[in-house]
Context: one part of a larger RNA
RNA sequence: CUGGGCGUAAAGGGUGCGCAGGCGGUUAUGUGUGUCGAGUUUGGAAGUCGGUGACUUAGUCAUCGUGAGGACUCGAAACUGCAUGACUUGAGUAUCGGAUGGGUAAGCGGAAUUCCGUGAGUAGCAGUGAAAUGCGUAGAUAUACGGAAGAACACCAAAGGCGAAGGCAGCUUACUGGACGAAUACUGACGCUCAGGCACGAAAGCGUGGGGAGCGAAAAGGAUUAGAUACCCUUGUAGUCCACGCCGUCAACAUUGUACACUAGGUUUCGGUAUGUCGAUCGUAUCGGGAUCCAAGCUAACGUGAUAAGUGUACCGCCUGAGGACUACGGCCGCAAGGCUAAAACUU
Numbered sequence: 001c002u003g004g005g006c007g008u009a010a011a012g013g014g015u016g017c018g019c020a021g022g023c024g025g026u027u028a029u030g031u032g033u034g035u036c037g038a039g040u041u042u043g044g045a046a047g048u049c050g051g052u053g054a055c056u057u058a059g060u061c062a063u064c065g066u067g068a069g070g071a072c073u074c075g076a077a078a079c080u081g082c083a084u085g086a087c088u089u090g091a092g093u094a095u096c097g098g099a100u101g102g103g104u105a106a107g108c109g110g111a112a113u114u115c116c117g118u119g120a121g122u123a124g125c126a127g128u129g130a131a132a133u134g135c136g137u138a139g140a141u142a143u144a145c146g147g148a149a150g151a152a153c154a155c156c157a158a159a160g161g162c163g164a165a166g167g168c169a170g171c172u173u174a175c176u177g178g179a180c181g182a183a184u185a186c187u188g189a190c191g192c193u194c195a196g197g198c199a200c201g202a203a204a205g206c207g208u209g210g211g212g213a214g215c216g217a218a219a220a221g222g223a224u225u226a227g228a229u230a231c232c233c234u235u236g237u238a239g240u241c242c243a244c245g246c247c248g249u250c251a252a253c254a255u256u257g258u259a260c261a262c263u264a265g266g267u268u269u270c271g272g273u274a275u276g277u278c279g280a281u282c283g284u285a286u287c288g289g290g291a292u293c294c295a296a297g298c299u300a301a302c303g304u305g306a307u308a309a310g311u312g313u314a315c316c317g318c319c320u321g322a323g324g325a326c327u328a329c330g331g332c333c334g335c336a337a338g339g340c341u342a343a344a345a346c347u348u
Stems, first nucleotide, its partner, number of pairs: 004319003007302002012316001014200004021193003025087007034079001035076008049065007090190001091187004095182003102176007109153001113149007124135002161168002205246006214240002219235004257315006265293012297304002321348003330341004
């Protein structure tokens, strides 16, 4: 190199956008880049390979022949490329419509919690398997009224919705994104994928400045225990929250890359449209999502099965025994923590 693979055995990049590159719909004409045919020439010697022969087998030797590739000439025109023109199915634009926890910002709301003030009231409260630490006669807990603060939004709520992923839920307003459906009109291949690149990216963590109710790493105390640097309890700092800037990771998982086409059905649900009907909770048809059970097929099995792991095509990423090693060294990035890339000796 020819191979075989990537749901669970090693292996899908966290996600998107996208330059280069790779690949690319229907049709006409031309051209002749690739491609194909014929001819000429080149293709050193030795060796390899094939034929024949010599010598005593292995083998050694002699002799004849063969090649891919390159160049030139003539030709073919289906496919591919290029050039010019046309098309509408792919892709997109316009119009109308409903759905939406998609995003950003501002404002507002009620329940709960804690704290503060006042009233009334008395001996306990809290906590556990049981306790104790803790709080309370300087009047707690429970209770009524008033006030303050921060964080999160019960019911609705769902196998439900939206988003590229991370993720998104009180209400209102403003700005804004994408998807979907219906019917026409328009552009005319404008497409698919994408190394590098750019952007986004939970939690924790970091920087500066705020904020701090509850919870709560660290820390302290009380228990438990042989011990208990834990599990349980009482406190409690960072943090959790906000603004701006970093970090760039995860069981970032559906452990299943993206796009397109094709291949039996059943049930259910969400968003639209058409239709039956006087009308409709309803039925039927259809388009687009979410689930579930299965035919064929696939699979080592489990399972998967139109949301494929089936049948195919295009492009990217990745794997090649285990440990050493999500490591060392070097490089790049980062304030740091660290991240990305990534070996070998050695052991088995």

Description:
Predicted 3D model of a 348-nucleotide part of an RNA (small-subunit ribosomal RNA, central domain) from an uncultured Verrucomicrobiota bacterium. The sequence was found in a public genome assembly. It matches the Rfam family "Bacterial small subunit ribosomal RNA". The coordinates come from a structure-prediction model, not an experiment, and the mean pLDDT is 88.